[in-house]
RNA sequence: GAGCCCGUAGCUCAGAACGGAUAGAGCACCGACCUCCUAAGUCUGGGGUCGUGGGUUCAAAUCCCACCGGGCUCG
Repeated sequence: GAGCCCGUAGCUCAGAACGGAUAGAGCACCGACCUCCUAAGUCUGGGGUCGUGGGUUCAAAUCCCACCGGGCUCG
């Protein structure tokens, strides 16, 4: 330098094929219950510019372009 894959909540990930419903799950975290206290358990709550910028569209996590970061392969 070239090709391919990945980037979504604090962490690990789904959702992307075929654009459309309020963007989800587990773990973690706040609070409550329980307990002498803690842990475990039960219930509840908060947390996201979907890597960045631009484009297409009535509508973009999803399609297109450029860039940034990571991984693999080739040279």

Transfer RNA from Candidatus Bathyarchaeota archaeon RBG_16_57_9, 75 nucleotides, folded computationally. Taxonomically the source falls in Candidatus Bathyarchaeota (Archaea, Thermoproteati). RNAcentral holds the sequence, with entries from ENA. The prediction has a mean pLDDT of 80.